[in-house]
RNA sequence: AUCUAUCUUCGGGGCAGGGUAUUUAUUCCCGACCGACGGUGAAAGCCCGUGAGCUGGCAAAAGUCAGCUGAUCCGGUGUAAUUCCGGAGCCGACAGUAGAGUCUGGAUGGGAGAAGGUAGCG
Numbered sequence: 001a002u003c004u005a006u007c008u009u010c011g012g013g014g015c016a017g018g019g020u021a022u023u024u025a026u027u028c029c030c031g032a033c034c035g036a037c038g039g040u041g042a043a044a045g046c047c048c049g050u051g052a053g054c055u056g057g058c059a060a061a062a063g064u065c066a067g068c069u070g071a072u073c074c075g076g077u078g079u080a081a082u083u084c085c086g087g088a089g090c091c092g093a094c095a096g097u098a099g100a101g102u103c104u105g106g107a108u109g110g111g112a113g114a115a116g117g118u119a120g121c122g
Base pairs, nucleotide, nucleotide: 003120004119005118006117007116008115009114010113017030018029019028032102033101034092035091036050037049038048039047045090046089053068054067055066056065057064058063072088073087074086075085076084094105095104096103
């Protein structure tokens, strides 16, 4: 250092300030703020994939199989960038509630994964 086994820990952020409205909207309007994980010759919410979520089948259950599941362009630099710089845009599960990416709830949950310890082989 690789591989195998095992254990431990970690593992999601966000409506300031106004307007309207029926005494009601962080949900509508102006505006504001946020961006999980792995990969990618160069750093990514919008390139590729994963997770979460939803539907159906099987199963006592754990789970497993199949399907559904959002969004970016232009210019510049450069060997190389839809990832950097400049500019202009777009997207965001389900339930509750005046219509929600941001409030409340499932969730002190789950999870892609990340870090470390121990042992063994070489």